[in-house]
RNA sequence: CUAACCAGCGCGGGAGAGUCCGGACCACCGAGCCGGCGCCGAAGGAGCAACUCCUCCCCGGAACCUCUCAGGCACAGGGACCGUGCUGGUGAG
Numbered sequence: 001c002u003a004a005c006c007a008g009c010g011c012g013g014g015a016g017a018g019u020c021c022g023g024a025c026c027a028c029c030g031a032g033c034c035g036g037c038g039c040c041g042a043a044g045g046a047g048c049a050a051c052u053c054c055u056c057c058c059c060g061g062a063a064c065c066u067c068u069c070a071g072g073c074a075c076a077g078g079g080a081c082c083g084u085g086c087u088g089g090u091g092a093g
Base pairs, nucleotide, nucleotide: 001093005089006088007087008086009085010084011083012082013081018037020036021035022034023033038073039072040071044069045067046066047065051061052060
């Protein structure tokens, strides 16, 4: 000096599922509010687990698999994940 890797931030992309029924409000519309039923999963959370760690066992880590607590089902926002840039760490060479 520097590949790869990790964390944070910026930018771009980013799915799914009723703007269903009723009510009140309102000049009307939209949205929001209340009640009801139906659904989605890729924030988070939880569970099992291939696998991983170890001589072995236990413990630990572990999914976009499962559950839907939370969240979501027009727009907006959020959004795992992917790409890219910057900062820091680490660092084969």
Glycine riboswitch aptamer from Actinokineospora enzanensis DSM 44649, 93 nucleotides, folded computationally.
The organism belongs to Actinokineospora enzanensis, within Bacteria.
The prediction has a mean pLDDT of 78.
It was read from a public genome assembly, where an Rfam model found it.
Of the family's consensus pairs, 91% are formed in the model.